Predicted 3D model of a 434-nucleotide RNA (Bacterial RNase P class A) from a Bacillota bacterium. The coordinates come from a structure-prediction model, not an experiment, and the mean pLDDT is 76. Taxonomically the source falls in Bacillota (Bacteria, Bacillati).

[in-house]
RNA sequence: GGAAGUAAUCAAGACAAUCGUCGGCGCAGUACCGAAAGGUCGCGCGGGAGGAAAGUCCGAGCUCCAUCGGGCAGGGUGCUGGGUAACCCCCAGUGGGAGUGAUCCUAAGGAAAGUGCCACAGACAUGAAGACCGCCGAUGGCACACGUUUUUCGUGUGCACAGGCAAGGAUGCAACGGUGCGGUAAGAGCGCACCAGCGGUGCGAUGACGCAUCGGCUAGGUAAACCCCACCUGGAGCAAGACCGCAUAGGAGUGCAUUGUGGCGGCCCGUCAUGCACUCGGGUAGGUUGCUUGAGCGACGUGGCAACGCGUCGCCUAGAUAGAUGAUUGUCACCUCAAUAGUGCGAGACGAUGGACGUUUGUUUGAUGCGAACGAAACAUCGUCGCUUGGAGCACGAGAGGAACAGAACUCGGCUUAUCGGUUGCUUCUUCUA
Repeated sequence: GGAAGUAAUCAAGACAAUCGUCGGCGCAGUACCGAAAGGUCGCGCGGGAGGAAAGUCCGAGCUCCAUCGGGCAGGGUGCUGGGUAACCCCCAGUGGGAGUGAUCCUAAGGAAAGUGCCACAGACAUGAAGACCGCCGAUGGCACACGUUUUUCGUGUGCACAGGCAAGGAUGCAACGGUGCGGUAAGAGCGCACCAGCGGUGCGAUGACGCAUCGGCUAGGUAAACCCCACCUGGAGCAAGACCGCAUAGGAGUGCAUUGUGGCGGCCCGUCAUGCACUCGGGUAGGUUGCUUGAGCGACGUGGCAACGCGUCGCCUAGAUAGAUGAUUGUCACCUCAAUAGUGCGAGACGAUGGACGUUUGUUUGAUGCGAACGAAACAUCGUCGCUUGGAGCACGAGAGGAACAGAACUCGGCUUAUCGGUUGCUUCUUCUA
């Protein structure tokens, strides 16, 4: 210098002025609106959208059902240990995978509890199988030849019939452990070495798991199929709810009924209440609150590898309700054109190699030597560009354009998605130089 990984952070921003808008606090008047509750107006001082405010995918705070529950079903999570109010989140680790690496991903409990599925192809894909091509044919059989104590027996050759094999090939996502050696008629964990799997034992770790050793040779895959196991789990939601004011009809009808009915998302138990369901009809739609002090933010210290916890100090940062947070001007800042146009200076500028001197310093018991830094882009050599036809170099530097994704609506912790540009830390790989 180039390419990457990871963490954090900023975000047409800052300052000022003018006008506008919403709200907080203070002052002041009963000035205005209103049927009332309540609200508006004036002056002064402060304040007013995000990293995702989005998605509504999770978890909660809070409110009501509701007075106090239990069980089943249903739902959720799924390696281990921590963090947290909690979580499907975060941190640290273990197993597996990707990458040279920093790092990243993980739907990661159980297939020997049971059921199911693995099409097609293939001989064969588990209640344990299998022969299409192929190999052998030692033993038995057939044929021929020779020898022979003719029958008989022996030897040799051939056939591939009986029989043996699942090692080689084919098919397939996957073939009933893999590679190699021995052995065999040819083979096969048949035996052995190493490896994988399964199981036992010992050691280490809180644990997931790891290491060592022994054994029999080997019990496919799939649970992101049903299922089993472990742990967790009421519902509805701020349009939840609460209060104030005004008004009305404390209406009418039908049905069931205390052995009942209704409430508690489904079912059962239990418990509470004493009524419930449907149809017709009438009144209200105003105002206040909930509504912003929080599992809050920041600094320092401290415990912890970390997430995070504890302590001390400091800070208060929008609360709208047809829904505000804006517009204009000026200066500076950011990005692009841009190593720019232009202006000024200008005879040098840049690169490589090399040796010597001085100061400081490292090494050494000391000296010499060697190295480093500075004087110093000093000196020498070579090269490139340029030397007024200024385009080598240095300094100053307009003007124009641009700025993404996107707007709070009870609050908070996450995850996911969108996104123009900038800054910083740590780390990895690689090239060159000293």

Rfam family: Bacterial RNase P class A. The family's RNA type in Rfam is ribozyme. From the family's description: Ribonuclease P (RNase P) is a ubiquitous endoribonuclease, found in archaea, bacteria and eukarya as well as chloroplasts and mitochondria. Rfam links the family to the GO terms tRNA processing, dimeric ribonuclease P complex and ribonuclease P activity.